[in-house]
Transfer RNA from candidate division CPR2 bacterium GW2011_GWC2_39_35, 72 nucleotides, folded computationally. Its Rfam family is "tRNA". The family's RNA type in Rfam is transfer RNA. About the family: Transfer RNA (tRNA) molecules are approximately 80 nucleotides in length.

Order: sequence, then structure tokens, then C1' cells
RNA sequence: GGGCCAGUAGCUCAGCGGCAGAGCAGUUGCCUCUUAAGCAAUUGGUCGUGGGUUCGAAUCCCACCUGGCCCU
Repeated sequence: GGGCCAGUAGCUCAGCGGCAGAGCAGUUGCCUCUUAAGCAAUUGGUCGUGGGUUCGAAUCCCACCUGGCCCU
């Protein structure tokens, strides 16, 4: 220098054009002598950044940033 993959909740990850979700974690309650476990409810998001396409973008296109791998 070139190519590929990844970036979404505190963590691990789904979501492949039409409301942003799950598990774990957190909070509250129930249960229990107490803790843990269990049960119920619930909080939490500029979807890496900036543009573009579209009636509508996490999703498609372009550039850039970060991390990983490969080639030279």
C1' cells in the first nucleotide's frame, strides 16, 4: 500500500427496507428465620462517525474512525 470481517443496552449477541429485541447483569416486589435459588414486574439505546438513496435506513451506497485477520 491492497483485500476481507466486525462495531446495536453495563456484558454476550439477534435483527438483512416498515414499532430496536433476547439472555445475563441492574432495580422493585413476592417467597424465605436470613442469604442464595426460584417467581413476577421494571429501568437502560445519538444502532462507531459524517454524508447520500428512499415515503421510510440498524439494514442499501460512499467516505472516514476503531479492532481483528490475510496479501505485498